[in-house]
A computed fold for a 368-nucleotide RNA from a Phycisphaerae bacterium, annotated as Bacterial RNase P class A. The prediction has a mean pLDDT of 76.
RNA sequence: AGAGCGGGCCAGGCGGCCGCUGUGCGGUUCGAUGUGGCUGCGCAGAGGAAAGUCCGAACUGGUCAGGGCAGGGUGAUGGCUAACGGCCACCGGGAGUAAUCCCAGGGAAAGUGCCACAGAAAACAAACCGCCGGCGCAUGCCGGUAAGGGUGAAAUGGUGCGGUAAGAGCGCACCGCGCGUCCGGCGACGGGCGCGGCACGGCAAACCCCACCCCCAGCAAGCCCAAGCAUGGGGCGAUGAGCCUGCCCGGCUCGCCACCAGCCCCGGGUAGGGUGCUUGAGCCGGUCGGCAACGGCCGGCCCAGAUAGAUGGUCGCCACCCGACUUGUUGUCGGGGACAGAAUUCGGCUUAUCGGCCCGCUCUGCUC
Numbered sequence: 001a002g003a004g005c006g007g008g009c010c011a012g013g014c015g016g017c018c019g020c021u022g023u024g025c026g027g028u029u030c031g032a033u034g035u036g037g038c039u040g041c042g043c044a045g046a047g048g049a050a051a052g053u054c055c056g057a058a059c060u061g062g063u064c065a066g067g068g069c070a071g072g073g074u075g076a077u078g079g080c081u082a083a084c085g086g087c088c089a090c091c092g093g094g095a096g097u098a099a100u101c102c103c104a105g106g107g108a109a110a111g112u113g114c115c116a117c118a119g120a121a122a123a124c125a126a127a128c129c130g131c132c133g134g135c136g137c138a139u140g141c142c143g144g145u146a147a148g149g150g151u152g153a154a155a156u157g158g159u160g161c162g163g164u165a166a167g168a169g170c171g172c173a174c175c176g177c178g179c180g181u182c183c184g185g186c187g188a189c190g191g192g193c194g195c196g197g198c199a200c201g202g203c204a205a206a207c208c209c210c211a212c213c214c215c216c217a218g219c220a221a222g223c224c225c226a227a228g229c230a231u232g233g234g235g236c237g238a239u240g241a242g243c244c245u246g247c248c249c250g251g252c253u254c255g256c257c258a259c260c261a262g263c264c265c266c267g268g269g270u271a272g273g274g275u276g277c278u279u280g281a282g283c284c285g286g287u288c289g290g291c292a293a294c295g296g297c298c299g300g301c302c303c304a305g306a307u308a309g310a311u312g313g314u315c316g317c318c319a320c321c322c323g324a325c326u327u328g329u330u331g332u333c334g335g336g337g338a339c340a341g342a343a344u345u346c347g348g349c350u351u352a353u354c355g356g357c358c359c360g361c362u363c364u365g366c367u368c
Stems, first nucleotide, its partner, number of pairs: 001364010012318007020045010030034001047339001051350002054348005059218004071214005077089004091105001092103004106209002111207002113203003128149002130145006157175006176198001177196008222275004228270001231267006240254005282301008320336006
């Protein structure tokens, strides 16, 4: 210098004008004194993903002694964590010269099932071509053979030597595989030695088996206050009014009739309002332990709470990127700035993203 790998960070800055939401302190206003309306000033006001809602939790309600079935999820080992399907470290396998990256990574000698096309054959087996032996004049027939060819994603351990009619774990060496044993490691596992010719392919994000985990619903959860209309329960009310007749009895008329109307009290619930609501597994700095994820201790800080959804618009200057013209270090002109946006709150994962900065590492080439 070129090519590449891993990680971290930023997400334009300043100012003027006009606005929005919350909050503190004032001012002002009222048929309504309310966490009211209007208004002034100060302070605060989106993200690295606020997103997808894919996992895990907190919180809340329901059901709840406990267990089982069904159903769902996860799947090597050790750790971290409130928990996780996340993260860290390590193991095994695969890719790459390497840095590094990828893996849904238990079980196929419990059972069932599947393996398209091609191919002779896709799994209690199997001979298409070829090779070898026998018969035959011969196209051929019978037998042996999984070395070679061909098909396929996949063909019955691989390489070599021996062996044989040709071949074949048929025999041997090494590699692979299985079993036993010793050593190292907490462990997954690795290494050594010995034994066994090998005990019959792949697929479990096919059913299934094994181990472990999981009740259901979600802030539109849940709780509180509560208008109008309608409605549920209770009370008052019938012993009412008028006339004969001043009063009682009696009579007549009217009204009412009872599960009615009216008034009062209580209740549920709707609109609406409040609460949940933002102080929390919180953030920042230091230090200690740990390879790390992470944890302990100390100090400091308070950092959006809207409700149809505020956090914006515009102008100027500067900085950044791209292009063109001039070149001369410079200057002028034009263009660009993404993805997106809180809605109960956290921990993750995944996806989207203009441009830029920093750190560590690998390979190749050149120069000293």